This is a predicted complex of two RNAs, RNase P RNA and transfer RNA, with 417 nucleotides together.

RNA sequence: CGAGCAAGACUGGUGACUGCGUCCGCAGCCUGCGGAUGAGGAAAGUCCGAGCACCACACGGCAGAGUGCCGGGUAAUACCCGGUGGAGGCGACUCCAAGGAAAGUGCAACAGAGAUAUACCGCCCUGUUUGUUCAGGGUAAGGGUGGAAAGGUGAGGUAAGAGCUCACCAGCGGCAUGGCGACUUGACCGCUCUGUAAACCCCACUCGGUGCAAGAUUGGAAUGGGAGCAAAAAUGGCUGCCCGCCACGCUCCCCGGAAUCGCUUGAGCCUGCAGGCAACUGCAUGGCCUAGAUAGAUGGUCACCCUUUGACAGAACUCGGCUUAUGGCUUGCUCGCAAC
RNA sequence: GCGCCUGUAGCUCAGCAGGAUAGAGCGUUCGCCUCCUAAGCGAAAGGCCGCGCGUUCGAAUCGCGCCAGGCGCGCCA
Numbered sequence: 001c002g003a004g005c006a007a008g009a010c011u012g013g014u015g016a017c018u019g020c021g022u023c024c025g026c027a028g029c030c031u032g033c034g035g036a037u038g039a040g041g042a043a044a045g046u047c048c049g050a051g052c053a054c055c056a057c058a059c060g061g062c063a064g065a066g067u068g069c070c071g072g073g074u075a076a077u078a079c080c081c082g083g084u085g086g087a088g089g090c091g092a093c094u095c096c097a098a099g100g101a102a103a104g105u106g107c108a109a110c111a112g113a114g115a116u117a118u119a120c121c122g123c124c125c126u127g128u129u130u131g132u133u134c135a136g137g138g139u140a141a142g143g144g145u146g147g148a149a150a151g152g153u154g155a156g157g158u159a160a161g162a163g164c165u166c167a168c169c170a171g172c173g174g175c176a177u178g179g180c181g182a183c184u185u186g187a188c189c190g191c192u193c194u195g196u197a198a199a200c201c202c203c204a205c206u207c208g209g210u211g212c213a214a215g216a217u218u219g220g221a222a223u224g225g226g227a228g229c230a231a232a233a234a235u236g237g238c239u240g241c242c243c244g245c246c247a248c249g250c251u252c253c254c255c256g257g258a259a260u261c262g263c264u265u266g267a268g269c270c271u272g273c274a275g276g277c278a279a280c281u282g283c284a285u286g287g288c289c290u291a292g293a294u295a296g297a298u299g300g301u302c303a304c305c306c307u308u309u310g311a312c313a314g315a316a317c318u319c320g321g322c323u324u325a326u327g328g329c330u331u332g333c334u335c336g337c338a339a340c
Numbered sequence: 341g342c343g344c345c346u347g348u349a350g351c352u353c354a355g356c357a358g359g360a361u362a363g364a365g366c367g368u369u370c371g372c373c374u375c376c377u378a379a380g381c382g383a384a385a386g387g388c389c390g391c392g393c394g395u396u397c398g399a400a401u402c403g404c405g406c407c408a409g410g411c412g413c414g415c416c417a
Base pairs, nucleotide, nucleotide: 001336002335003334004333005332006331007330008329013304014303015302016301017300018299020038021037022036023035024034025033026032027031040312044323045322047321048320049319050318051317052211053210054209055208060242061241062240064207065206066205067204068203069083070082071081072080073079084098085096086095087094088093099202100201104200105199106196107195108194120143121142122139123138124137125136126135127134151169152168153167154166155165156164170192172190173189174188175186176185178183215261216260217259218258224254225253226252227251228250229249235247236246237245238244256416268288269287270286271284272283273282274281275280341413342412343411344410345409346408347407350366351365352364353363359397368384369383370382371381372380390406391405392404393403394402
């Protein structure tokens, strides 16, 4: 200097004038003055988890859905941290949908003799023979097809061969060692029945349902009007079904259609100390209060550069994550080149 | 906010229960036929199956993420 990997913080501020939303205070009843405050790290996608609310008290069962190596964290999670095993990369590092194929059922086209089976070529033996050819028997070590021919290499043995026997190795199971555990390491014994579960399925654990347009209060032409069904059974609700329970009416049409709450003080943020590899947890009577709209505010002008940048992009019940979009800055580490 | 569907040739659609050259109709081009057209007959070209990653021997088809488009439901007795 170039190319990368990982992490962190920020992603505009101040002043004046002016235009808006909310709250507080003082006046005033057409409104005025003053103060405080006002979009994000992703507010996005709606992929997850919860808080909260209602449905009878949600018990129980089936179906269905989700997760899937181990330990820890958390309110909880499919998230985060740390490990184990595997894959990728020269490396710093990154990724994993990571239980079970000896519980069962499926699928594996084409090629190939054959995909739980099999003899195409080849090798050996016998019969005819100088030989070729033909017929019968044995074989699965060699060759071919294929992503994969059912443990591998070497030696012995055999008519030729085969774990048939032996030595070494791979895998699975038993045994022993270290570890909370996933797993690791190893002497010995057994010789081995492809792959696929992001195929159905089995195993372990979790799940009642619906969702702020949840729900609560008040009001209205409204303890309104009409039609149909039903009347102790049907219907409706919890619920996708059963059981069980609750209500005792249900369905459709016409008319009317608002106001207030929920709504922001939180599993909250900052600082300090202690514990822990870390995620995170505990303590302090330490500090702070930072949008709550509902036809939907958070703007405009000028000046100062106080800035590393101004990209991606706008709150609608709240929070914890994941994913996606995106401009620059700082720190540490890896590889390459050149020079001293 | 909740639930569901679509994306394949120039156009309209099949294929989605994973098999290897991805199909049909209309359209386009060429040829035949005809005095010339139309019609008819025959042949040919035309596709990274919306994009990317993954599973698998193999993906239009299965799974995850993203993009674009469409449909339905919802309040008070």
Rfam match: Bacterial RNase P class A. Rfam classes the family as a ribozyme. About the family: Ribonuclease P (RNase P) is a ubiquitous endoribonuclease, found in archaea, bacteria and eukarya as well as chloroplasts and mitochondria.